A computed fold for a 71-nucleotide RNA from Candidatus Vidania fulgoroideorum, annotated as transfer RNA. It matches the Rfam family "tRNA". By type it is a transfer RNA. Rfam's curators write: Transfer RNA (tRNA) molecules are approximately 80 nucleotides in length. The source organism's lineage runs through Bacteria, Pseudomonadati, Pseudomonadota, Betaproteobacteria and Candidatus Vidania. The sequence is in RNAcentral, with records from ENA. Its mean pLDDT, the model's own confidence on a scale to 100, is 83.

RNA sequence: AGGAAUAUAUCUUAAGGGUAGAGUUUUGGUCUCCAAAAUCAACUAUGAAGGUUCGAGUCCUUCUAUUCCUG
Numbered sequence: 001a002g003g004a005a006u007a008u009a010u011c012u013u014a015a016g017g018g019u020a021g022a023g024u025u026u027u028g029g030u031c032u033c034c035a036a037a038a039u040c041a042a043c044u045a046u047g048a049a050g051g052u053u054c055g056a057g058u059c060c061u062u063c064u065a066u067u068c069c070u071g
Stems, first nucleotide, its partner, number of pairs: 001070007011023003018054001026042005047063005
């Protein structure tokens, strides 16, 4: 320099263009003499900017970051 892939919650990870979900972490409640375990609940997310569409996490373009391949 050229090409490709990925980016969603603290972390791991789902989601056929039509309400963004689960586990885990944290916090609180119940239970217990206390704690652990169990159980119930709460908080927290689509890398950035545009475009297409009635509607975008999803499709298109550019950029950013990381990884891989060629040289």